Transfer RNA from an uncultured Myxococcales bacterium, 77 nucleotides, folded computationally.
RNA sequence: AGGCGCGUAGCUCAGCUGGUUAGAGCACCACGUUGACAUCGUGGGGGUCAGCGGUUCAAAUCCGCUCGUGCCUACCA
Numbered sequence: 001a002g003g004c005g006c007g008u009a010g011c012u013c014a015g016c017u018g019g020u021u022a023g024a025g026c027a028c029c030a031c032g033u034u035g036a037c038a039u040c041g042u043g044g045g046g047g048u049c050a051g052c053g054g055u056u057c058a059a060a061u062c063c064g065c066u067c068g069u070g071c072c073u074a075c076c077a
Stems, first nucleotide, its partner, number of pairs: 001073007010026004019057001028044005050066005
């Protein structure tokens, strides 16, 4: 330098052929349970879907560019 993939909650990850309100587990908070802690139960908070722009009635999803990251190839030494 080129190619391919990834970026969604604090962490690990789903999200189908664009469709009505974006989800799970763990973590966190409150309450219940306990003498207390843990476990367990119930409820709750938390998201610029990497960024910008575009297409569309409608974008996490499609297109372009940029950023970060991983792998492969090439080049230099």

The sequence was found in a public genome assembly. Rfam family: tRNA. Gene Ontology term of the family: triplet codon-amino acid adaptor activity. The coordinates come from a structure-prediction model, not an experiment, and the mean pLDDT is 81.